Context: one part of a larger RNA
RNA sequence: UGACGGGGGUCCGCACAAGCGGUGGAGCAUGUGGUUUAAUUCGAUGAUACGCGAGGAACCUUACCUGGGCUAGAAUGCAGUCUGACUAUGGAUGAAAGUUCAUUUUGUAGCAAUACACAGAUUGUAAGGUGCUGCAUGGCUGUCGUCAGCUCGUGCCGUGAGGUGUUGGGUUAAGUCCCGCAACGAGCGCAACCCCUAUCACUAGUUGCCAGCACGUCAAGGUGGGAACUCUAGUGAAACUGCCGUCGUAAGACGCGAGGAAGGAGGGGAUGAUGUCAAGUCAUCAUGGCCUUUAUGCCCAGGGCUACACACGUGCUACAAUGGUAGAGACAAAGGGCUGCUCCUUGGUAACAAGCUGCUAAUCUCAAAAACUCUAUCUCAGUUCGGAUUGAGGUCUGCAACUCGACCUCAUGAAGCUGGAAUCGCUAGUAAUCGUAUAUCAGCAAUGAUACGGUGAAUACGUUCCCGGACCUUGUACA
Numbered sequence: 001u002g003a004c005g006g007g008g009g010u011c012c013g014c015a016c017a018a019g020c021g022g023u024g025g026a027g028c029a030u031g032u033g034g035u036u037u038a039a040u041u042c043g044a045u046g047a048u049a050c051g052c053g054a055g056g057a058a059c060c061u062u063a064c065c066u067g068g069g070c071u072a073g074a075a076u077g078c079a080g081u082c083u084g085a086c087u088a089u090g091g092a093u094g095a096a097a098g099u100u101c102a103u104u105u106u107g108u109a110g111c112a113a114u115a116c117a118c119a120g121a122u123u124g125u126a127a128g129g130u131g132c133u134g135c136a137u138g139g140c141u142g143u144c145g146u147c148a149g150c151u152c153g154u155g156c157c158g159u160g161a162g163g164u165g166u167u168g169g170g171u172u173a174a175g176u177c178c179c180g181c182a183a184c185g186a187g188c189g190c191a192a193c194c195c196c197u198a199u200c201a202c203u204a205g206u207u208g209c210c211a212g213c214a215c216g217u218c219a220a221g222g223u224g225g226g227a228a229c230u231c232u233a234g235u236g237a238a239a240c241u242g243c244c245g246u247c248g249u250a251a252g253a254c255g256c257g258a259g260g261a262a263g264g265a266g267g268g269g270a271u272g273a274u275g276u277c278a279a280g281u282c283a284u285c286a287u288g289g290c291c292u293u294u295a296u297g298c299c300c301a302g303g304g305c306u307a308c309a310c311a312c313g314u315g316c317u318a319c320a321a322u323g324g325u326a327g328a329g330a331c332a333a334a335g336g337g338c339u340g341c342u343c344c345u346u347g348g349u350a351a352c353a354a355g356c357u358g359c360u361a362a363u364c365u366c367a368a369a370a371a372c373u374c375u376a377u378c379u380c381a382g383u384u385c386g387g388a389u390u391g392a393g394g395u396c397u398g399c400a401a402c403u404c405g406a407c408c409u410c411a412u413g414a415a416g417c418u419g420g421a422a423u424c425g426c427u428a429g430u431a432a433u434c435g436u437a438u439a440u441c442a443g444c445a446a447u448g449a450u451a452c453g454g455u456g457a458a459u460a461c462g463u464u465c466c467c468g469g470a471c472c473u474u475g476u477a478c479a
Base pairs, nucleotide, nucleotide: 001479002478003476004475005474007473008472009471010470011469012468013467015463016462019426020425021424022423023422026317027316028315029314030313031312032311033310034308035307042053043052064303065302066301067300068299069298070297076126077125078124079123080122081121082120083119084118088103089102090101091100092099093098106117107116108115109114128292129291131290132289133288137286138285139281140280141279142277144275149188150187151186152185153184154183155164156163157162168179169178170177194269195268196267197266199237200236201235202234203233204232205231209226210225213224214223215222240263243257244255245254246253247252319419323378324377325376326375327374328373329372335366336365337364340359341358344355345354346353347352385416390411391410392409393408394407395406396405432455433454434453435452436451437450438449
């Protein structure tokens, strides 16, 4: 100087407390461990691995296994030689890859020899490796932590390591600001500048809108027209403790003060200092070294990654009446669409199929929002709860659904009556609850992830205690 303390002081955080909802019990989905296997490819392992890399494993992917094949090789150059093509067609063998046979067959310049271009074959030379080392590395990332810290120049103090500044008194979300001070300044962080959102104004009105006027319809901004309103998307305004009162030297604090759409950082996002964990990644990529080169490389078929006495994590669905079922009715936002989204009509109980139509989209379409409201029924039961499992018949995608897809219909109708010890999330448009969309994608194991809106709470006395952190101080046989 640090680190540590079941030392002290001050302060903070869904850290506790106060509340609400879960997990842990059941069934299923998914990831992991273990076991099994020819292979169940590899990585991630307290917090900071385990719906993680994977934003989509039937083949492909694919790295694994079994078997069949190739050896300058699957790709791209350079140099030399040979052929004349390339392409197309057919035969044999084969699971395919491949191996092999036959047919067809170039251009330009030039009389020609030949040269050039192109293509194929071949020889040589540069290959290849998801093989090892993340403890050789770059880059990227997690975490402490969006915590308020981490440093430097000059000066001063100290023999020196170092200290001071950065400590102290207040204040703040903040090393934020004020006052003081052997310090005076500065840098990286904080804040602000950026984006979305809440209010208003201006500009612009099509594909969006419709107040007033007219036409028109079963109905409909459907039509003329309008530029008000909503909205769209560009530019501005607006919030600064600015004003008032109290306290204070100041910074600032307090006020069911004013005004205001918004009040003291209005709400949310992006943004992550010096460093820590030899944290993670050589399998995104790049890269040193090592290893391999008729194989640890490359091509192909089939299988595996989907196994299953079991254990754990994360979720979904429930155990019901604040509910289930049937019928009727209403209200979103944000996205996607030409190898696409598909209205409508017909067929089918349905998944879906056939025909036809609009849209390269504020125009057409996916699209039905669902919780909700109203009416009827069920009446506390393993039930009209719950839907696992299984049987049968179908639909769709795709060369192909056996291993191993999703969906539909009929039948079947398991466990489960609110979950031990323990443990997690959340402070407001939040929790809880309800649907919608997208990426990936032929299809889909999505209950996942990422976005979007609808309905919409309870509680916080307080900081003694648990956990983590910040500053000062003290002790130390630790560095």
Description: The part of an RNA shown here (small-subunit ribosomal RNA, 3' major domain) has 479 nucleotides and comes from Chitinophaga eiseniae. The organism belongs to Chitinophaga, within Bacteria.